[in-house]
RNA sequence: AGAGUUUGAUCAUGGCUCAGAAUGAACGUUGGCGGCGUGGAUGAGGCAUGCAAGUCGUGCGGUAGGUCUGCUUUCGGGUGGACUGAGAGCGGCGAAAGGGAGAGUAACGCGUGGAUAUCUGCCCUCAGGUCCGGGAUAGCGUUUACCGGAUGAUGUUUCGAUUGCGAAAGCUUUCGAAUCCAAAAGGUGAGAUUCCGCCCUGGGAUGGGCCUGCGUCCUAUCAGCUUGUUGGUAAGGUAACGGCUUACCAAGGCUACGACGGGUAGGGGGUGUGAGAGCAUGGCCCCCACCACUGGGACUGAGACACUGCCCAGACACCUACGGGUGGCUGCAGUCGAGAAUCUUCGGCAAUGGGCGCAAGCCUGACCGAGCGACGCCGCGUGCGGGAUGAAGGCCUUCGGGUUGUAAACCGCUGUCGGAGGGGAGGAAAUUCAUGUGGGCUAUCCCAUAUGUCUGACCUAGCCUCAGAGGAAGCACGGGCUAAGUUCGUGCCAGCAGCCGCGGUAAGACGAACCGUGCGAACGUUGUUCGGAAUCACUGGGCUUAAAGGGUGCGUAGGCGGCUAAGUAAGUCGGGUGUGAAAUCCCUCGGCUCAACCGAGGAAUUGCGUUCAAAACUGCCGCACUAGAGGGAGAUAGAGGUGAGCGGAACUAUCGGUGGAGCGGUGAAAUGCGUUGAUAUCGGUAGGAACACCGGUGGCGAAAGCGGCUCACUGGGUCUCUUCUAACGCUGAGGCACGAAAGCUAGGGGAGCGAACGGGAUUAGAUACCCCGGUAGUCCUAGCUGUAAACGAUGAGCACUAGUUCGAGGGGACUUCCACAUCCUCUCGGACGUAGCGAAAGUGUUAAGUGCUCCGCCUGGGGAGUAUGGUCGCAAGGCUGAAACUCAAAGGAAUUGACGGGGGCUCACACAAGCGGUGGAGGAUGUGGCUUAAUUCGAGGAUACGCGAAGAACCUUAUCCUGGUCUUGACAUGUUUAGGAAUUCUCGUGAAAGCGAGAAGUGCCUUUCGGGGAGCCUUUACACAGGUGCUGCAUGGCUGUCGUCAGCUCGUGUCGUGAGAUGUCGGGUUAAGUCCCUUAACGAGCGAAACCCUUAUCCCUAGUUGCCAGCGAGCAAUGUCGGGGACUCUAGGGAGACUGCCGGUGUUAAACUGGAGGAAGGUGGGGAUGACGUCAAGUCCUCAUGGCCUUUAUGACCAGGGCUGCACACGUCCUACAAUGGCACGCACAAAGGGACGCGAACUCGCGAGAGCAAGCAAAUCCCAAAAAAUGUGCCUCAGUUCGGAUUGCAGGCUGCAACUCGCCUGCAUGAAGCCGGAAUCGCUAGUAAUCGCGGAUCAGCAUGCCGCGGUGAAUGUGUUCCUGAGCCUUGUACACACCGCCCGUCAAGCCACGAAAGUGGGGGGCAUCCGAAGUCACCGAGCUAACCCGCAAGGGAGGCAGGUGCCGAAGGUGAACUCCGCGAUUGGGACUAAGUCGUAACAAGGUAGCCGUA
Repeated sequence: AGAGUUUGAUCAUGGCUCAGAAUGAACGUUGGCGGCGUGGAUGAGGCAUGCAAGUCGUGCGGUAGGUCUGCUUUCGGGUGGACUGAGAGCGGCGAAAGGGAGAGUAACGCGUGGAUAUCUGCCCUCAGGUCCGGGAUAGCGUUUACCGGAUGAUGUUUCGAUUGCGAAAGCUUUCGAAUCCAAAAGGUGAGAUUCCGCCCUGGGAUGGGCCUGCGUCCUAUCAGCUUGUUGGUAAGGUAACGGCUUACCAAGGCUACGACGGGUAGGGGGUGUGAGAGCAUGGCCCCCACCACUGGGACUGAGACACUGCCCAGACACCUACGGGUGGCUGCAGUCGAGAAUCUUCGGCAAUGGGCGCAAGCCUGACCGAGCGACGCCGCGUGCGGGAUGAAGGCCUUCGGGUUGUAAACCGCUGUCGGAGGGGAGGAAAUUCAUGUGGGCUAUCCCAUAUGUCUGACCUAGCCUCAGAGGAAGCACGGGCUAAGUUCGUGCCAGCAGCCGCGGUAAGACGAACCGUGCGAACGUUGUUCGGAAUCACUGGGCUUAAAGGGUGCGUAGGCGGCUAAGUAAGUCGGGUGUGAAAUCCCUCGGCUCAACCGAGGAAUUGCGUUCAAAACUGCCGCACUAGAGGGAGAUAGAGGUGAGCGGAACUAUCGGUGGAGCGGUGAAAUGCGUUGAUAUCGGUAGGAACACCGGUGGCGAAAGCGGCUCACUGGGUCUCUUCUAACGCUGAGGCACGAAAGCUAGGGGAGCGAACGGGAUUAGAUACCCCGGUAGUCCUAGCUGUAAACGAUGAGCACUAGUUCGAGGGGACUUCCACAUCCUCUCGGACGUAGCGAAAGUGUUAAGUGCUCCGCCUGGGGAGUAUGGUCGCAAGGCUGAAACUCAAAGGAAUUGACGGGGGCUCACACAAGCGGUGGAGGAUGUGGCUUAAUUCGAGGAUACGCGAAGAACCUUAUCCUGGUCUUGACAUGUUUAGGAAUUCUCGUGAAAGCGAGAAGUGCCUUUCGGGGAGCCUUUACACAGGUGCUGCAUGGCUGUCGUCAGCUCGUGUCGUGAGAUGUCGGGUUAAGUCCCUUAACGAGCGAAACCCUUAUCCCUAGUUGCCAGCGAGCAAUGUCGGGGACUCUAGGGAGACUGCCGGUGUUAAACUGGAGGAAGGUGGGGAUGACGUCAAGUCCUCAUGGCCUUUAUGACCAGGGCUGCACACGUCCUACAAUGGCACGCACAAAGGGACGCGAACUCGCGAGAGCAAGCAAAUCCCAAAAAAUGUGCCUCAGUUCGGAUUGCAGGCUGCAACUCGCCUGCAUGAAGCCGGAAUCGCUAGUAAUCGCGGAUCAGCAUGCCGCGGUGAAUGUGUUCCUGAGCCUUGUACACACCGCCCGUCAAGCCACGAAAGUGGGGGGCAUCCGAAGUCACCGAGCUAACCCGCAAGGGAGGCAGGUGCCGAAGGUGAACUCCGCGAUUGGGACUAAGUCGUAACAAGGUAGCCGUA
């Protein structure tokens, strides 16, 4: 410090997720030791048991008991003295601390800083005092309980004097007088003014009380709250101020700076995180507040309204003899319950501290320790060194090896921790006691000091000895983020997953193994917090299009505010000072062996108070100013507003005339209107609405909006003058006003248009689009509504920051004047554009630039602008406005493609123009389907279907079927056992394969003659062979198609943040990205073209097997022969064609067009040649190949059958339907091929297929071989025929081992359908179509198929509107699996959360009312009553008590509301869910542009 995830890719926006740190944690696996910490977070739920607050005999009365002892005795005992002395009691102090908890509390509760009207036991200090009497209860006659008296400082009140302050009122200092109220206690001791106590007073310290400035969570879907309320007077009350309480008087007080209400919560020091600012948090420790079963109350006391006190009420629990009682673990342990979850019913007062005590001491679950828990932090160990045949085993493997891995074994060494034994520092020093010494005048007291003595619950460091590597390693992860990968298993299953996402047969993502990575006595997971997140933005964000500017204005509060002399000092800035507890954090030292931990010092504590100083800025006060703002005067433009009046065109209706059959409407129609006279046309009348042309990115207005003309009233703007005021300004939460259309209420009006509705069409349907009608409405008046994509999707104001240009309204200069033109200037409205800004598109003085001020708004998508509450509205509905749940995206701009029932340009037998076909018939062939034991397999729109197959009778041929056989195999290599040369032949069985048996026969090399070796055959065994088995979606190679279409790319440069663009676009041109020109491009590559083959012309060379003009010879005839190279031809080489020449057009170009010449002219014709890529196209059955499967079978061999099967459908062909024909006869002219297991002449035979014999020919020589159409003649004469030939019968031929299934041919006979073919569809632009024959491959045989060859030989078009396909440019896009795309809504199913709902159950806080406990207070107090007073006494009085009454008053009862939560038949929408239904609304002009508001 970042990373992953929206896309085909990009940038930006934006959410989700991860890596870090932390934790009072929990869970899973694992677990050696120690130190220091820490541990009921849930039910403030209930609690058994034990302990947690006592102490003082030096306050008191005194006792049981015990020890010693005296006297006495009936020997049971009784009674004294000394010492000791439990328990209980009176009294004192303590019990208000310490300890626990997080329920309540949003508060002066807490924090911080101040203030004072106040109290303070024990402690310190100053001064004074401590006298007398009475006396209840426990007890007993006494006291430090209690009561009375005396004394007197202080205090209260009054008076007088006095100090200081003040204007005064008055406050204050000191002194004096008077008045009133009041004190006390003793103990120890031989001995007390002296020690311990007690009383009073002043002061201090400590600790409180009360008041107060500031700070302190969420919610406005809580907006008004308050009657002791706010203030005053008087009184009461308190330690003390005060409505704290009461009476009376006044009507105040709080609140948008958030009162009141609701929810949540103890606050702080701190803690976690973070760079910080912040955010979250408040466990342990410290400080404060609060609570103690729930609620109320007081008593005592210095202090309480009291955790282990009291009273009352309530709930709960326990005991009970049923009458009545008792209790309060939120102390320490412990228990139950609930829970994911949190410990021992331990030891000790040794230390520290507390209470009491003179003290010893006692008490102390405070505390110190131990125990349990890896809960956390820290430390240590589980060994160290050597050791390669790199052992075995495991895993992987390309089979070579690699890895685990120096790891182990093995050798040597050490002894931490743990174990056993021993010994042992320290935590302990005080105190006590004893004995001294010194000091305090004296002292029983205190201090200092010395020696000795007493005290450890618990823990033990370190040391010594023993033994022995012995007892001590796991967890998570390994697709990316994120360090670390292989194999096997599984097969969208099982499973994983923090996000993206893995898994459908080759999973680095599941499970396992091996290996690796990380951490390590732990490691992971889950929860939570901060961080990353600048993702609430103070530091530090945004709002044109991503979420986000209010519809517009006026204006209240608030915020902000021009220039200026002087003042002030609130803000601001600097210094001093007080405080900011300790602990924590940080720094430096130090102590535990280190660390964690602990100690000391420092720093820090960013804050608050106070004081001194400054005066620039802000504020305040305030003398001035005019640049902001406003007023005045004079001009001026305008659909600005309101009202009234007027006008013409058009339309409709109506009246009349003319007229006479249609009109109207549409893509085409129909509904509709019309002979009762429409439409059309003319004239008259009426009505309502809207205002053509002008008219314009022209004008005006705040926006909505405003358009004929005139008048009246009226708002605002601009310019000029610079006359006045003097900051009067800007913005604007709430508020108020305006606010299109639709809509609502009432009343009018109603021509046209026109939701709803009716009809006609369209359609699968058509509740639509189109047509004919038509109500509300649209119009007016008066009200309401208050919303729009109310948009510039851009709030208002001010200032600054290049320009150019156009329009509108003013003013000025120039021109002698006027006008025009030009220039300057102010205001308004536009376009382009620099810098800048921006994610980009874009914006750019009318900012989206640079700044300032104020307001509004946003924080992922959906749910949802929904629900609920409130409020407004007559209603419709508006404003405000969530959550549960769900997704990992949703969205913006731009890029490249693809697509469009978008556009432009261009091309192609694409269409058109033509010619001939297919689709109908019969047949051939392929496919589907059906059938079958099997009908082997593949190919499937174009780009499968006379395709693989250039030829299935057996073979081919295959796991295609039936049957019979073989098992190292039909084929390859190697090892091995046994035998044999190889090899040849025979027999049996059998359908064959196979199985079985037999015979002949001995080779080559070498030899030491025993043998050995090579090769081959048989045999045994093992590795293995084999597979046309699967996967073409694991692959190579090859092929089809787009397409012979003109495209596809690269380097460098440039542009862009980038994907990318440019080049390759544009203007021309071409068959072409062909070439030219322009040009931020310049070049280049693969394609195109050319090079290659063939064909068309000529030349040269060469003439055999070809040719034969001339010469010669010969024949019936023929280049037959001699010869010849002229010609044809053959086959080598060359020439030729290049827009080269001319005219025109064109940019002086490229090129096009016409022409000349030429055999050929603009690529001359044809072929080969196929860019980057697309279709997971085809092929595992050509071949190759990964993986899987099979191994007496899915391999191999054989026989027979099947691949040929036939209600049917389709593709491709052949032959026809005839006269441009058929038949017969005669007669011409090719090219290209093939031939030895071959082509086969001639001759003979046969009607013929063919047969026989046989010449020639490895071929320019011989043969196949006849070319056919054509042409000549004749017949046929329009018919199912002399067309057509299917089918069938008979007889033959050929090939072949074999023609039954299942070949071809011939002859004779037979003579089917068919008379030109529906919708639809195919080919072809010239030597082409059409038509005619010939040849070849395959092949024993089989051709209508395929591949070639030549003969005859047209028509039409010179166009691009349309169909199809393609190319380029451009445009839109919500598509990118790319339109066979995407995607919406209802319905049906499942599931989830939410809303409504008759009602129903519960909680909360208030209100009203009833009852009214305890208790304080007030009053009464006839009953009771020791102290004091009177009295001799009796008695009385004062005082007190019981009791009673009253106010207040908790719990409780009742009532009406409010609020929150749960359940709820039914109901509503919403979210989600591989393959349901219906349509097709949106995205392209989405096929009716879409969207917003409204009905």